[in-house]
Context: one part of a larger RNA
């Protein structure tokens, strides 16, 4: 000085990001226990008393012929101590939001969470040699199961719900036209050259079959195009000006665009920039925190809205208790470190 223990006057959270760490709490019996709420819970809520040892008493029990010997309980009186679960081991506790219903799961080695998963809810797909997955293949798994089933995806216990757009992208359907491959293929081209013409004999023009080379009307399916359908599929869910016998506001009109133009609900939110918005509450003093407003930069319904009772080593605020976290250090013990050896 540093580590591990321990005691502290007077405050008692003034510390600090934050009561982090420490200290209170504890055990059993009694009384007692609120709001909420799925009636199960909350709940060891919270708050209270008791607890050693002796003495006289009563009630059952076992066991035994009995005497006793056992062990439960309840009553009354006393004695000691600052203390009587005398050591040890043994919950701190309310309230008020937030997220996730809920017991699990998870970054083995800086994250346990609100992330994952979950019962439950939808959708698609799948008739069995299923549909899906591995595999070149044989085959296998699904499944010795069979749509009350089995794969995929989204969503996440329960209550109340889940608006509006199909123009785009995807799926599904549908087939009259368009358009469309390979292949087919009428027909015309091109080269190749037996024969024929012509020749300065060199060679130059025609050219059939046959080979062959590309071109080609026309015939050719899905598929796009085209008409349907479909959003718990991907996804999307307006602007402008004007009006009401104070003034604001604008139910109400005009107009513009669009596939519709965001319903319920909630709201400066884990989402609000402007922002410490603004009213109200806590506080003596609140950039946080609870409650309203709505002016949602940029909320919104199964990437579900919203609410929820119980639960959480989860976040955020408050408060009671209690402390050496602090005001401010101090001392003690042991163990480094230091100094003599």
């Nucleotide at each position: 000085c540093g580590g591990u223990g321990g005691u502290u006057a007077a405050g008692g959270a003034a510390c600090u990001c934050u009561g982090c760490a420490a200290a209170a709490u504890g055990a059993c019996c009694c009384c007692g226990u609120a709001a909420g709420u799925u009636c199960g819970c909350g709940a060891u809520a919270a708050g209270g008393g008791g607890u050693g040892c002796c003495c006289c008493u009563g009630g059952g029990g076992g066991u035994u012929c009995a005497c006793g010997c056992u062990g439960c309980u309840g009553g009354g009186g006393g004695c000691c101590a600052c203390a009587g679960u005398a050591a040890a081991u043994c919950g701190g506790c309310u309230c008020c939001a937030g997220c996730g219903a809920c017991u699990g799961u998870u970054u083995a080695u800086c994250a346990a969470a609100a992330a994952c998963a979950c019962a439950g809810g939808u959708c698609u797909c799948u008739g069995c040699u299923a549909a899906c997955a591995c595999g070149u293949a044989a085959g296998u798994g699904g499944a010795u199961g069979u749509a009350u089933a089995g794969a995929g995806a989204c969503u996440g216990a329960c209550g109340c719900c889940u608006g509006c757009c199909c123009g785009g992208u995807g799926c599904c359907g549908g087939u009259a036209g368009g358009u469309u491959a390979a292949g087919g293929a009428a027909g015309g081209g091109g080269g190749u050259u037996a024969g024929c013409u012509c020749u300065u004999c060199g060679g130059a023009g025609u050219g059939a079959a046959g080979c062959u080379c590309g071109c080609a009307a026309c015939c050719g399916a899905a598929g796009c195009c085209c008409c349907g359908g479909u959003a718990a599929a991907c996804g999307g869910c307006g602007g402008c000006c004007g009006u009401a016998a104070c003034u604001a506001u604008g139910a109400c009109g005009g107009u513009c665009c669009u596939a519709a133009g965001g319903u319920a609900g909630c709201g400066a939110a884990g989402u609000u920039c402007c922002u410490u918005g603004u009213c109200g509450g806590g506080u003596a003093a609140g950039u946080u925190c609870c409650g309203a407003c709505c002016u949602g930069c940029a909320u919104g319904a199964a990437a579900g809205g919203c609410g929820u009772a119980a639960c959480g080593a989860c976040u955020g605020g408050a408060g009671c208790a209690c402390u050496g976290u602090c005001u401010c250090a101090a001392c003690c013990a042991c163990c480094g470190a230091c100094c003599c050896g």
Source information:
The part of an RNA shown here (large-subunit ribosomal RNA, domain IV) has 341 nucleotides and comes from a Planctomycetaceae bacterium. Model confidence (mean pLDDT): 89 of 100.